[in-house]
Molecule: RNase P RNA; transfer RNA
Organism: Fidelibacterota bacterium UBA1134
RNA sequence: AGAGUUGGUCGGGUGAUCGCCCCGACAUUGCUCGCAGUGUCGGGGAGGAAAGUCCGAACACCGCAGGGCAGGAUGCCUCCUAACGGGAGGAGUUCCCCAACGGAAGUUGGGGAGUAUGGAAAGUGCAGCAGAGAGCAGACUAUCCCGACACUCGUGUCGGGAUAAAGGUGAAACGGUGGUGUAAGAGACCACCAGUCUCGAUGGCAACGUCGGGAGCUCUGUAAACCCCAUCUGGUGCAAGAUCAAGUAGAAGAGCAUGAGGUGGCCCGCCUCACUAUGACUCUCGGGUAGAUCGCGUGAUCCCGACCGCGAGGCUGGGACCAGAUGAAUGAUUACCGUCCCGACAUCUGUGAUGUCGGGAUACAGAAUUCGGCUUAUAGAUCAACUCUGAUU
RNA sequence: GUGGGGGUAGCUCAGCAGGUUAGAGCUCCAGGUUGUGGCCCUGGUGGCCGCGGGUUCGAGUCCCGUCCCUCACC
Numbered sequence: 001a002g003a004g005u006u007g008g009u010c011g012g013g014u015g016a017u018c019g020c021c022c023c024g025a026c027a028u029u030g031c032u033c034g035c036a037g038u039g040u041c042g043g044g045g046a047g048g049a050a051a052g053u054c055c056g057a058a059c060a061c062c063g064c065a066g067g068g069c070a071g072g073a074u075g076c077c078u079c080c081u082a083a084c085g086g087g088a089g090g091a092g093u094u095c096c097c098c099a100a101c102g103g104a105a106g107u108u109g110g111g112g113a114g115u116a117u118g119g120a121a122a123g124u125g126c127a128g129c130a131g132a133g134a135g136c137a138g139a140c141u142a143u144c145c146c147g148a149c150a151c152u153c154g155u156g157u158c159g160g161g162a163u164a165a166a167g168g169u170g171a172a173a174c175g176g177u178g179g180u181g182u183a184a185g186a187g188a189c190c191a192c193c194a195g196u197c198u199c200g201a202u203g204g205c206a207a208c209g210u211c212g213g214g215a216g217c218u219c220u221g222u223a224a225a226c227c228c229c230a231u232c233u234g235g236u237g238c239a240a241g242a243u244c245a246a247g248u249a250g251a252a253g254a255g256c257a258u259g260a261g262g263u264g265g266c267c268c269g270c271c272u273c274a275c276u277a278u279g280a281c282u283c284u285c286g287g288g289u290a291g292a293u294c295g296c297g298u299g300a301u302c303c304c305g306a307c308c309g310c311g312a313g314g315c316u317g318g319g320a321c322c323a324g325a326u327g328a329a330u331g332a333u334u335a336c337c338g339u340c341c342c343g344a345c346a347u348c349u350g351u352g353a354u355g356u357c358g359g360g361a362u363a364c365a366g367a368a369u370u371c372g373g374c375u376u377a378u379a380g381a382u383c384a385a386c387u388c389u390g391a392u393u
Numbered sequence: 394g395u396g397g398g399g400g401u402a403g404c405u406c407a408g409c410a411g412g413u414u415a416g417a418g419c420u421c422c423a424g425g426u427u428g429u430g431g432c433c434c435u436g437g438u439g440g441c442c443g444c445g446g447g448u449u450c451g452a453g454u455c456c457c458g459u460c461c462c463u464c465a466c467c
Base pairs, nucleotide, nucleotide: 001389002388003387004386005385006384007383008382009381010380012337013336014335015334016333017332018331020045021044022043023042024041025040026039027038028037029036030035031034047364051375052374054373055372056371057370058369059237060236061235062234071233072232073231074230075229076090077089078088079087080086091117092115093114094113095112096111097110098109099108100107101106118228119227123226124225125222126221127220140167141166142163143162144161145160146159147158148157149156150155151154175193176192177191178190179189180188194218195217196215197214198213199212200211201210202209203208241294242293243292244291250285252284253283254282255281256279258274259273260272261271262270263269301320302319303318304317305316307314308313338362339361340360341359342358343357344356345355346354347353348352394466395465396464397463398462399461400460403419404418405417406416412450421437422436423435424434425433443459444458445457446456447455
């Protein structure tokens, strides 16, 4: 310098013209007199994921004496947080790389990545194929002993027994190496090594680590199979819910002998129609549909700084107010600039850089009750760590 | 906003308390039969089980994430 992996940050800017949503002020028009329409001016108008809806909460309503079962979720330790199945730091463990030692196996040290990591010594299930045998295992080849028979006389065949050392199969064969022992063998016994359990010391809040002693204890794997243990867990989601309230209906209350329409400025009158208390009449009334308003933008909020903490984060000082639609606004066209890619030309300190010109690209995506996380998508830019390659010193 | 079901051969479906090299029918290809074609008979091709990880000796099947299709409810 380039490439790759992982993680973090940013993710276009300034105008012009025509529009859209919300808020405020002013003017004007209308009327039911505090609202609606119109116009002008001013202010604001998507995201890091607004997405998936996978977790956790706030908020609201319903349910609930108390306890348990079932179901679901989580599962090393400590911490952070309003909470979480999220996050931070650590422990153990697996894999990879490098270095040292070594003939090798491997050991030690350093770095990186992953990790659903309680219990298999409570019980049940499963372990294909291969293989003699696959779970209080197993005699195919093999080794050894005894008996019988055969003969080429140290072997073969048959029968009975002992053996897990050697071969072979498999992902896995019931610790490993060496010795003692034995007819041959075997933790049967011994030494060392590995593991498990246990006791003590020691470091750590803890998970756990280190050191020493003891016990032949060697117990297969699988719980992202059933299961056991521990902890947590009521349901529904802003279409939650609250307020106002046409029309219709009312088996609520009161009133009424007339009522409605036409004529007419209005009343009387006249004409038509309907009903007359078992009313199809009037008024009131509660609940409540359509509809409207609220919920709904000052919040676990955002920005900057100091302090504490390895960190997630905490605490504190100052500043800011920043979308609220409801068939659903945040757009369209265009100019210039920025960034990246390609081509041509020129210059230089020359596998490249800079400048000019031309062409192309500028992603993923879009609020709908609101937050904290997770996951997924994302042109390009940029930072950090690690790995590899090349060049120079 | 909430809750189910599904994705396996060109098409329609099986497969499952995890086990050899995943099956069936139709389609397709080849051969036979026929004067020819169809029907029929025989044989064959065709899949990395939507995608990416993990658990396990072993995954279409179990777990996690993700994409798509589809149904139902308020």